This is a predicted structure of a 348-nucleotide part of an RNA (small-subunit ribosomal RNA, central domain) from an uncultured bacterium. RNAcentral holds the full RNA, with entries from ENA and SILVA. Rfam family: Bacterial small subunit ribosomal RNA. Its mean pLDDT, the model's own confidence on a scale to 100, is 89.

Context: one part of a larger RNA
RNA sequence: CUGGGCGUAAAGCGAACGUAGGCGGUGUUCCAUGUCAGAGGUGAAAGCCUGGGGCUCAACUCCAGAAUUGCCUUUGAAACGGGGACGCUUGAGUCCGAGAGAGGAUGGCGGAAUUCCUAGUGUAGAGGUGAAAUUCGUAGAUAUUAGGAAGAACACCGGUGGCGAAGGCGGCCAUCUGGCUCGGUACUGACGCUCAGGUUCGAAAGCGUGGGGAGCAAACAGGAUUAGAUACCCUGGUAGUCCACGCCGUAAACGAUGAGUGCUAGUUGUUGGGAAGUUUACUUCUCAGUGACGCAGCUAACGCGAUAAGCACUCCGCCUGGGGAGUACGGCCGCAAGGUUAAAACUC
Numbered sequence: 001c002u003g004g005g006c007g008u009a010a011a012g013c014g015a016a017c018g019u020a021g022g023c024g025g026u027g028u029u030c031c032a033u034g035u036c037a038g039a040g041g042u043g044a045a046a047g048c049c050u051g052g053g054g055c056u057c058a059a060c061u062c063c064a065g066a067a068u069u070g071c072c073u074u075u076g077a078a079a080c081g082g083g084g085a086c087g088c089u090u091g092a093g094u095c096c097g098a099g100a101g102a103g104g105a106u107g108g109c110g111g112a113a114u115u116c117c118u119a120g121u122g123u124a125g126a127g128g129u130g131a132a133a134u135u136c137g138u139a140g141a142u143a144u145u146a147g148g149a150a151g152a153a154c155a156c157c158g159g160u161g162g163c164g165a166a167g168g169c170g171g172c173c174a175u176c177u178g179g180c181u182c183g184g185u186a187c188u189g190a191c192g193c194u195c196a197g198g199u200u201c202g203a204a205a206g207c208g209u210g211g212g213g214a215g216c217a218a219a220c221a222g223g224a225u226u227a228g229a230u231a232c233c234c235u236g237g238u239a240g241u242c243c244a245c246g247c248c249g250u251a252a253a254c255g256a257u258g259a260g261u262g263c264u265a266g267u268u269g270u271u272g273g274g275a276a277g278u279u280u281a282c283u284u285c286u287c288a289g290u291g292a293c294g295c296a297g298c299u300a301a302c303g304c305g306a307u308a309a310g311c312a313c314u315c316c317g318c319c320u321g322g323g324g325a326g327u328a329c330g331g332c333c334g335c336a337a338g339g340u341u342a343a344a345a346c347u348c
Base pairs, nucleotide, nucleotide: 003320004319005318006317007302008301012316014201015200016199017198021194022193023192025088026087027086028085029084030083031082033081034080035077036076037075038074039073040072041071042070049065050064051063052062053061054060091191092188093187094186095184096183097182098181099180103177104176105175106174107173108172109171110154114150115149116148117147118146119145120144121143125136126135162169163168206247207246208245209244210243211242215241216240220236221235222234223233258315259314260313261312262311263310266293267292268291269290270289271288272287273286274285275284276283277282278281297304298303321348322347323346330341331340332339333338
């Protein structure tokens, strides 16, 4: 390489968009580029293979055949792939009518809680723990009442509920805005799928500049615990957490399961639509999602099972014993931290 694989054994890029490329519905007709058939030419000899011959045999050698799976010319075929033309509607999209939603962005508003400040009441404790101590408090704490300020997060509803490509999204209102679903079947007429490079998005932490800072809290300090305790527990506490703009580009970025399409028993829950029937709040059917169980089938087993890990096709990514190592060197990216691409010696 061929092959075999990728839920858990090595292996699905974190996700999307999309270029080249690969692949591509259905009818008629034409071309004859791939494809197929016939004929001719060529495909040196030797060698290999087959059948014979010659050295006593063999090695060796001679003769003949086959083969040389290829290329070229020519005559045809037109099912399939390809190309041209004209169509079609089921794939894809548009339109019309409805619908659900923490989808995104900006601005405003709200209440509970927390901390702090001011004032009142009030007096000796409070806090914390397994037990304590550090800590706070007679300069009046804790508790409680009233007022004020600030920042951050939105209890209940809340749900294997919803939305989003993924990351993710949860108080209320307004404005702007993306996607989705159902019904109608009016329109376009294959306009599609996938996607190397590429581009964009991408939790948390971290970085830069400027704000903000209530609570929480790496680092740090103290108190405990302990043989020790650079921890677990406690009292404090700075970056950070929040906002704006710009970087970073990684995660057990997980369903550890790439995307798309078709086909293959059922039962049951739930979300959003639609249709019919009727006893008007139920039944049946249907589409799209989201769960549980389960037949066939698959699987090493566990399990998966119409949301497949079943049966197939198309395209991409990836794997090839463990360690060395996701490291070194080099390249690219980054302010840095580092990221990405990615070996070998050696060793078992």